[in-house]
Molecule: THF (Tetrahydrofolate) riboswitch aptamer
Organism: uncultured Lawsonibacter sp.
Order: sequence, then structure tokens, then C1' cells
RNA sequence: CAGAGUAGGUCCAGCGCGUCAAGUGCCAUUGGAUGGGAAGUUGCCAAUGGACGAAGGGUCUGACGCGACCCGCGUUGCUGUGCCGCAUUCCGCUG
Repeated sequence: CAGAGUAGGUCCAGCGCGUCAAGUGCCAUUGGAUGGGAAGUUGCCAAUGGACGAAGGGUCUGACGCGACCCGCGUUGCUGUGCCGCAUUCCGCUG
């Protein structure tokens, strides 16, 4: 001098959840983790409280209910590949 390297985000795929409303998203408070290490911004996560809030449809049964299946829906959960990304200070790693 150069490079690699979190959290996380997104596309696709698979398996699920809900659709008789959880989840997601928003606000406030508290706490936690946060490139390999320390500090630590930003984003992220958890808990509590608050406001708002939805797309269902079809088939099977003699009928109803339940249930099952299929197609959808949700800024839905998990996993995997690719891509993006990883501020600032110091110390490390690789060349």
C1' cells in the first nucleotide's frame, strides 16, 4: 500500500404458519448481540405498552358442522445458493 473478513437486506427454491388473525410493519421504554479483539455510530434482535390493520375462493359429504385437498392472499416463519452490505478509532490476520 492492497486484500479478506459481522449483524443484516434482497432474488430464487424448498418446507411451513395464518387467512374464525396470529404474523409483518409503525411509535415509546428497557435490555442484548454487533467485521478477528476492544471501544462503538448506524442498522439488527428480544420484552412490555399503545395505535392501525387484511383476500379469500373452489372441490369432497344426502344436509349441517368439522375435517381433508387444491388455487390464491400476507410488505408471513425457517433453511440453502447467488448478489448487496459491513461507518469511525486503535490493535491484529493475509500478500